[in-house]
RNA sequence: GAGCGAUUGGCGCAACGGCAGCGCGUCCGACUCCAGAUCGGAAGGUUGCGAGUUCGAAUCUCGUAUCGCUCA
Numbered sequence: 001g002a003g004c005g006a007u008u009g010g011c012g013c014a015a016c017g018g019c020a021g022c023g024c025g026u027c028c029g030a031c032u033c034c035a036g037a038u039c040g041g042a043a044g045g046u047u048g049c050g051a052g053u054u055c056g057a058a059u060c061u062c063g064u065a066u067c068g069c070u071c072a
Base pairs, nucleotide, nucleotide: 001071002070003069004068005067006066007065010024011023012022013021018055026042027041028040029039030038048064049063050062051061052060
């Protein structure tokens, strides 16, 4: 330098172009002498960044950043 892949709450991951969810964790409550386990609830997201296409984009297109793999 070229190609491919990944990037989404604190962490791990989902999401036929049509309300961004799940598990763990965190917080609150119930239960308990206390805690754990269990049960109920809540908070937490500019979907890496910037443009474009579209009535509508996490998803499609282009550029760019970081990481990984392969080739030179």

Annotation:
The RNA shown here (transfer RNA) has 72 nucleotides and comes from Geranomyces variabilis. Its mean pLDDT, the model's own confidence on a scale to 100, is 83. Lineage of the source: Eukaryota > Opisthokonta > Chytridiomycetes > Powellomycetaceae > Geranomyces. Rfam family: tRNA. From the family's description: Transfer RNA (tRNA) molecules are approximately 80 nucleotides in length. It is annotated as a transfer RNA.